[in-house]
Description:
A computed fold for a 73-nucleotide RNA from a Ktedonobacteraceae bacterium, annotated as transfer RNA. The RNAcentral record of the sequence draws on ENA. Its mean pLDDT, the model's own confidence on a scale to 100, is 80. Its Rfam family is "tRNA". Rfam classes the family as a transfer RNA. Taxonomically the source falls in Ktedonobacteraceae (Bacteria, Bacillati, Chloroflexota, Ktedonobacterales).
RNA sequence: GCGCCCGUAGCUCAGUGGAUAGAGCAAUGGUCUUCUAAACCAUUGGCCGUGGGUUCAAAUCCCGCCGGGCGCG
Numbered sequence: 001g002c003g004c005c006c007g008u009a010g011c012u013c014a015g016u017g018g019a020u021a022g023a024g025c026a027a028u029g030g031u032c033u034u035c036u037a038a039a040c041c042a043u044u045g046g047c048c049g050u051g052g053g054u055u056c057a058a059a060u061c062c063c064g065c066c067g068g069g070c071g072c073g
Base pairs, nucleotide, nucleotide: 001072002071003070004069005068006067007066010025011024012023013022018056027043028042029041030040031039049065050064051063052062053061
């Protein structure tokens, strides 16, 4: 330099055009316990890497850029 894949919660991921976006773990609070852990209940946490385009409507489709991974040279 070229090709392919990926970027969504603190972490691992789902969501593949139509609900101002979900799960597990983590964190916080509570119940229980002599205490801790475990278990159970609840809560917090996101404007979906960024800038444009298409569309009545975009996390989702298209283009540029940024970042990461793999392969080729």